The prediction has a mean pLDDT of 82. Transfer RNA from a Candidatus Omnitrophota bacterium, 73 nucleotides, folded computationally.
[in-house]
RNA sequence: GGGCCUGUAGCUCAGUUGGUAGAGCGUGUCGUUCGCAACGACGAGGUCGCCGGUUCGAGCCCGGCCAGGUCCA
Numbered sequence: 001g002g003g004c005c006u007g008u009a010g011c012u013c014a015g016u017u018g019g020u021a022g023a024g025c026g027u028g029u030c031g032u033u034c035g036c037a038a039c040g041a042c043g044a045g046g047u048c049g050c051c052g053g054u055u056c057g058a059g060c061c062c063g064g065c066c067a068g069g070u071c072c073a
Base pairs, nucleotide, nucleotide: 001072002071003070004069005068006067007066010025011024012023013022019056027043028042029041030040031039049065050064051063052062053061
């Protein structure tokens, strides 16, 4: 320098054919207990890596860039 893959919640990851984003763990409050753990109920937490484009509408499609992984030179 080039090819391919990945980038979504604090972490690990889903998200189908474009229709307004979720799970588990973690975390907060409450219940249960003499207390802790476990368990149960409820909640908070996201400019979907960045910038543009297409579209009535983009996490999803297209282009560029950035970061990580991998292969080639």
Rfam family: tRNA. Rfam describes the family as follows. Transfer RNA (tRNA) molecules are approximately 80 nucleotides in length. By type it is a transfer RNA.